[in-house]
RNA sequence: AAGAGAAUGGUGUAGUGGUAGCACAUCAGCCUCCGAAGCUGAUAGUCCAGGUUCAAUCCCUGGUUCUCUUG
Numbered sequence: 001a002a003g004a005g006a007a008u009g010g011u012g013u014a015g016u017g018g019u020a021g022c023a024c025a026u027c028a029g030c031c032u033c034c035g036a037a038g039c040u041g042a043u044a045g046u047c048c049a050g051g052u053u054c055a056a057u058c059c060c061u062g063g064u065u066c067u068c069u070u071g
Base pairs, nucleotide, nucleotide: 001070002069003068004067005066006065007064010024011023012022013021018054026042027041028040029039030038047063048062049061050060051059
């Protein structure tokens, strides 16, 4: 320099146009003499800026960070 891929709650990971899900973690309650475990509930997320669309995590353009390949 060229090409390819990834970015989603605190962490890990699904979701290829129609209200974003799961696990762990956190908080509250139940339980317990107190904890742990278990059960119930709650909080919290689409890397950034534009565009297309009635509607975008998803499609298009540009950018940022990281990884891989070639030179």
Background:
Transfer RNA from a Patescibacteria group bacterium, 71 nucleotides, folded computationally. Rfam family: tRNA. Rfam's curators write: Transfer RNA (tRNA) molecules are approximately 80 nucleotides in length. NCBI's taxonomy places the organism under Bacteria, Bacteria candidate phyla. Its mean pLDDT, the model's own confidence on a scale to 100, is 82.